[in-house]
Context: one part of a larger RNA
């Protein structure tokens, strides 16, 4: 833009994609089979290799805004305790994410239908025979469904629940109603004009919704997707997992180097949970065919 009023949700499934591997060991059975050595089919069962997809409990990587150890060196006046720089200096570790050579799980299928080769029923043609000429039945890791994914721009544009169903203005028009005029009056009636009500086309507001913007994410190139905007989205803090591994100080002991106690102690990003302290202002879109 379209799907013939706008929305919001959940769907048919036309059509497309993906997947399709393999082996090895029991059982049936040392049976049939065979003189013997050997050795089955038919069915049932476990295992395992490749390969694929998902994940992060588990195995391990990483983890440069985490601990800790340590070496030169400058520097905070010295000590003591820190910072800087040197590959993140070096070096032990390691939360979350996020990865797989080594990780966990799951998959190939069974099952339907048609049917290759090929096996057969019944049968003529041709009194026989013949699976085949009519007709019927069995048969592949293969063909169509099955099993995962995408899918109504499927313009042939589905279907199913639900929500909103309005409001001002202008212009045009019908329909009821008042009131002015025209023509000597009067009626009819033509014109004007004014209320109300339908309609039609314009333009606005607004409704269900939505969209931008804003604070964010086990979403993500970007858009899309998803939480949240006065609420726990996100820092901040608070307690808690986890990770390091027992700070600094002060006392003891030791000439010292250090040990040893307060002390399983200090620090600590992403993790879980809470708490409004700080930031979530605010604008715009958007409704009637046939």
């Nucleotide at each position: 833009c379209g799907u013939g009023g706008g929305a919001g949700g959940c769907u048919u499934g036309a059509g497309g994609g993906g997947a399709g591997c393999c082996g090895c060991c029991c059982c049936c059975a040392g049976u049939a089979c065979g003189a013997g050595a050997g050795g089955a089919c038919c069915g049932g069962g476990g295992c395992g290799g490749a390969c694929c997809a998902a994940c992060c409990u588990c195995c391990g990587g990483u983890g440069g805004a985490c601990c800790a150890g340590u070496u030169g060196u400058c520097c905070c006046g010295c000590c003591a305790g820190g910072g800087g720089c040197a590959u993140c200096g070096c070096u032990g570790g390691g939360u979350a994410g996020c990865c797989g050579c080594c990780g966990u799980u799951g998959g190939g299928a069974a099952c339907g239908g048609a049917g290759a080769a090929g096996c057969g029923c019944u049968g003529a043609a041709a009194g026989c025979a013949u699976c085949u000429a009519a007709g019927c039945g069995c048969g592949a890791a293969g063909c169509c469904g099955g099993c995962c994914c995408c899918g109504a721009g499927a313009u042939g544009a589905g279907g199913c629940c639900u929500c909103c169903c309005g409001u001002g203005u202008c212009a045009g028009g019908g329909c009821u109603g008042a009131g002015g005029u025209c023509c000597c009056a009067a009626g009819a009636g033509g014109c004007c004009c004014c209320a109300g009500u339908c309609c039609u086309g314009g333009c606005g507001c607004u409704a269900a919704g939505g969209c931008c913007c804003c604070a964010c994410c086990a979403a993500g190139a970007c858009g899309a997707g998803g939480u949240g905007g006065u609420g726990a989205u996100a820092g901040g803090c608070g307690g808690c997992u986890g990770g390091u591994g027992c700070a600094a100080g002060g006392c003891c002991g030791g000439u010292a180097a250090c040990g040893g106690u307060c002390g399983c102690a200090g620090c600590u990003g992403a993790g879980c949970c809470g708490u409004c302290c700080u930031a979530a202002g605010g604008g715009c879109c958007g409704a009637g065919g046939g």
A computed fold for a 290-nucleotide part of an RNA from a Pseudomonadota bacterium, annotated as large-subunit ribosomal RNA, domain VI. The full RNA is in RNAcentral, with records from ENA. Lineage of the source: Bacteria > Pseudomonadati > Pseudomonadota. It matches the Rfam family "Bacterial large subunit ribosomal RNA".